[in-house]
RNA sequence: GACGAGGGGCCCUUGCAAUGGGGGCCUUACGAACCUGGUCAGGGCGGAAACGCAGCAGCCAUAAGUUUGCGUCUCUUUGUGUGGGGGCCUCUCGUCGAC
Numbered sequence: 001g002a003c004g005a006g007g008g009g010c011c012c013u014u015g016c017a018a019u020g021g022g023g024g025c026c027u028u029a030c031g032a033a034c035c036u037g038g039u040c041a042g043g044g045c046g047g048a049a050a051c052g053c054a055g056c057a058g059c060c061a062u063a064a065g066u067u068u069g070c071g072u073c074u075c076u077u078u079g080u081g082u083g084g085g086g087g088c089c090u091c092u093c094g095u096c097g098a099c
Stems, first nucleotide, its partner, number of pairs: 001096017018078001020076006026069001029066002036061004044053003
């Protein structure tokens, strides 16, 4: 010096997981004075009456929205863990060659 094997360090890239955040869907609960729906006591209106009409409160349901979750999909963050690939530096050993 060449080649090979092994160790260490650093860097790049990447899979999975972890961590934090965002979004979609699903789920939970709530959710409208009127401006949503249903049912509409009382009362109102029409009617001689039978009955009819509109309809406040209440109740039920729901929209937007809020909220819930070891849910699910997805994007993303990281001085996290671990695996794969690559590069550089360095150390050790072996073989060969030169002096």